[in-house]
Context: one part of a larger RNA
RNA sequence: GCCAACGAGUUAGUGAAGUAUAGCAAGGUUAAGUCGACUGACGGAACCGUAGUGAAAGCGAGGAUUAAUAGUCCGAAAUUAGUUAUGCUUCCUAGACCCGAAACUAGGUGAUCUAGCCAUGGCCAGGCUGAAGCUACUGUGAAAGGUAGUGGAGGGCCGAACACACCGGAGCUGCAACACCGGGUGAUGAGCUGUGGUUAGCGGAGAAAUUCCAAUCGAACCUAGAGAUAGCUGGUUCUCCUCGAAAUGUAUUUAGGUACAGCGUCGUGUUAUUAGCAAAUAGGGGUAGAGCACUGAAUGGGUCCGGGCCUUCACCGGUACCGUAUCCAAACAAACUCCGAAUACUAUUUGUGGAACCACGGCAGUGAGACAGCGACGGAUAAGCGCCGUUGUCGAAAGGGAAACAGCCCAGACCACCGUCUAAGGUCCCUAAAUCCAUGCUAAGUGGGAAAGGAUGUGAAACUGCACAGACAACCAGGAGGUUGGCUUAGAAGCAGCCAUCCCUUUAAAGAGUGCGUAACAGCUCACUGGGUUACGCGGUUUUGCGCCGAAAAUGUAACGGGGCUAAGCAUGGUACCGAAGACGUGGGUUCGUAAUUUAUUACGAGCAGUAGAGGAGCGUUCAUAUUUGGCUGAAGCUAAACUGUAAGGUUUGGUGGACGAAUAUGAAGUGAGAAUGUUGGC
Repeated sequence: GCCAACGAGUUAGUGAAGUAUAGCAAGGUUAAGUCGACUGACGGAACCGUAGUGAAAGCGAGGAUUAAUAGUCCGAAAUUAGUUAUGCUUCCUAGACCCGAAACUAGGUGAUCUAGCCAUGGCCAGGCUGAAGCUACUGUGAAAGGUAGUGGAGGGCCGAACACACCGGAGCUGCAACACCGGGUGAUGAGCUGUGGUUAGCGGAGAAAUUCCAAUCGAACCUAGAGAUAGCUGGUUCUCCUCGAAAUGUAUUUAGGUACAGCGUCGUGUUAUUAGCAAAUAGGGGUAGAGCACUGAAUGGGUCCGGGCCUUCACCGGUACCGUAUCCAAACAAACUCCGAAUACUAUUUGUGGAACCACGGCAGUGAGACAGCGACGGAUAAGCGCCGUUGUCGAAAGGGAAACAGCCCAGACCACCGUCUAAGGUCCCUAAAUCCAUGCUAAGUGGGAAAGGAUGUGAAACUGCACAGACAACCAGGAGGUUGGCUUAGAAGCAGCCAUCCCUUUAAAGAGUGCGUAACAGCUCACUGGGUUACGCGGUUUUGCGCCGAAAAUGUAACGGGGCUAAGCAUGGUACCGAAGACGUGGGUUCGUAAUUUAUUACGAGCAGUAGAGGAGCGUUCAUAUUUGGCUGAAGCUAAACUGUAAGGUUUGGUGGACGAAUAUGAAGUGAGAAUGUUGGC
């Protein structure tokens, strides 16, 4: 891992509520017990109901409060239905659907491992060093001291046994739940070690590490309390039919839990001017917008006044400064408003609508939401971001489109059909359907990714200037004088820089100069002007369509799904077609409603996606009772095939097997497995 078997809402209660069925009914029912025994009979104590009210005594269709006959509170009447039993649903109390802690408490068992201690034993090859003391000699007045010898101290030195465990290797499903190999440390000591004993868990021991106390230690192990508790995780077993949520509000030692409300379902009831929708009418509002009349902020200008600064003895005066007020102009605001919508909301009327509404009761689930459009806020007018409002989809929704793609677009799947029409989206090939029609645009593979910004790309429109008195471009010629303007400068002459610039003159025209150039001049050129040649167009501005540049990324083209396309791209208009589980058609099933009747059928109408969940109807297993019935001429079981029912399932036949089964009705459950790191067994 697979297979098989086992494996989870049960049982109890003189419990609670509801519902269905049955009995009796202003009543209903017995309990213990007794008798009889097959479940029957007796038994009326007691309980519920028939009256309430008060804390109670009590009173009573009234009662309580009170001084009260008032007021107030709870009742009666108008309008009485209960009670017993059984099944089912839910709740409560119990282990209460099942499995699962870490822990807590009690009583015991452990120091054969290990830690310390006690008692009694044992062990440490060999070598080295050479303390004190002593002896001899020397030394001295005597000593101290010195030399030699002797001696054998030391948590001394080297190094086996022994003990330890610092490094490396290899082992790491091992030889081994800590071993092996090669090095290493201590090795007369706080040394190592045998045997026996001792200290016990709210404890012991500890040269102290939360270390050890039998492979277990921040509190051992065993048994019991015990099925501890688990707002947590996992699991929870057959089928079909109808309806079908929520991820919100309030509160919470509350935030992944719960209570009430909201939203679902089932039942009962009122039944119709119900809900919803549409229109009209009547409302309140202060949002969008707008505005500046208030509040606040802010700009330019004028006037008055005050202040600052400059000037001044002072006065006068000046002011690109500050402020108040006022006038003019143009603007700003979620916490401004002289104004003010659309929607939304409320009500009334009318229409439509036909229970989708409302009330009460049983049972829930939900109370982690996600994205998208619109309106805001927070953030950075960031986030597949956070937080509200509102609508949609997903959630709980399959189908078609978007290449692929919960939340986007179209559209809501009862079943069958080799029928028809469409939606979104498409129609050259992959790939179903137009190489369709008309008029334009684009040349960039733009289409098929991007900004500020840039550009004689190209189409359209408008305005405007010049032009047969000849434009634009090209060609020929001129482009001068005062003057080298003044200043500056070594120089500055149109052309380094500063100043002036409408300088003046001659002119057809010519700047105190557009660019190149010189050290400075020179030189070339431009503006400007004349001429002829040519010949009808040549410039400018603005708006707009489609393009161009701007444009760099990591495996491989890789920014159309691909091929490929100059339309098979873009714009506008048109006609066809394709295209879904949509709609229609035909047949069938089923739910609800209406009507009819033969009372289980028919006709018609409307429905039938679905998680949590509510409701309904069934299949199958084991056992019991009753009836019927099969079986050695072959039961159950196993196995193969066929048939059959909408499903759970059922039936038959053959084989195997060798003795027990089946149907119908009713009842009772150890009643259905694929999941629980499920349990046991097998492979």
The part of an RNA shown here (large-subunit ribosomal RNA, domain II) has 683 nucleotides and comes from a bacterium. It matches the Rfam family "Bacterial large subunit ribosomal RNA".